Model confidence (mean pLDDT): 86 of 100. Predicted 3D model of a 90-nucleotide RNA (c-di-GMP-I riboswitch aptamer) from Aquibacillus sediminis. The model forms 95% of the base pairs in the Rfam consensus. Lineage of the source: Bacteria > Bacillati > Bacillota > Caryophanales > Aquibacillus.
[in-house]
RNA sequence: UCUCGAUAAAGGCAAAGCUGGUUAAAGCCAGUGACGCAAAGCUAUAGGGGCUAAAGUGUAUCCACUACAUCAAGCCAGCCAGUUACCGAA
Numbered sequence: 001u002c003u004c005g006a007u008a009a010a011g012g013c014a015a016a017g018c019u020g021g022u023u024a025a026a027g028c029c030a031g032u033g034a035c036g037c038a039a040a041g042c043u044a045u046a047g048g049g050g051c052u053a054a055a056g057u058g059u060a061u062c063c064a065c066u067a068c069a070u071c072a073a074g075c076c077a078g079c080c081a082g083u084u085a086c087c088g089a090a
Base pairs, nucleotide, nucleotide: 004088005087012037013036017032018031019030020029021028022027035078041083042082043081047080048079049076050075051074056070057069058068059067060066
């Protein structure tokens, strides 16, 4: 240095729920709270995968309303992945 991850040391992050806010929604922010995490740090059209569907488009309907389908450059990295990194037992 690379791989690897200990009943080590120093620490770190924070799921679900609840409360408030925000958004069309997915989700996000803050407080509380800890399920867990050796990257649960960062990166999302321009690696894959997933979620939502406001606007748009199409269909149904005489029209409107409404419903259904489709669609992301909106969202998720605590799904895989890329990338950077503390410590140093076996």